RNA sequence: UACAGAGUAGGAAAUCAUGCGUAAAGUGUCGGGCAGACGGGGAGUUGCUGCUUGAACGAAAAGCAUCACGCUUGCGGUUUGGUUUCCGCAUCCCGCUGAA
Numbered sequence: 001u002a003c004a005g006a007g008u009a010g011g012a013a014a015u016c017a018u019g020c021g022u023a024a025a026g027u028g029u030c031g032g033g034c035a036g037a038c039g040g041g042g043a044g045u046u047g048c049u050g051c052u053u054g055a056a057c058g059a060a061a062a063g064c065a066u067c068a069c070g071c072u073u074g075c076g077g078u079u080u081g082g083u084u085u086c087c088g089c090a091u092c093c094c095g096c097u098g099a100a
Stems, first nucleotide, its partner, number of pairs: 001100001003098003010087008019078001020076003029055008040094004061073004
């Protein structure tokens, strides 16, 4: 000097447990505002995540019980946590490993 490679946060799916809603919150979609994180170091987006706000859309209940809005089975692109599998630094500079 050029080549190859490793590793993060995080994301997705399946599954188990748990909670919430079913008197409709939550999830998902679009827009505004604010903040945060982004391989070992530095920088960092029009990408990612969270909070907040506005708009549109929108649902699966049944049985038992009988005043406790209780229990059971369901349902919800539902919450949180565990396990497994898969994906994985936008990009730039430096570093690490291998071999030349």
Molecule: THF (Tetrahydrofolate) riboswitch aptamer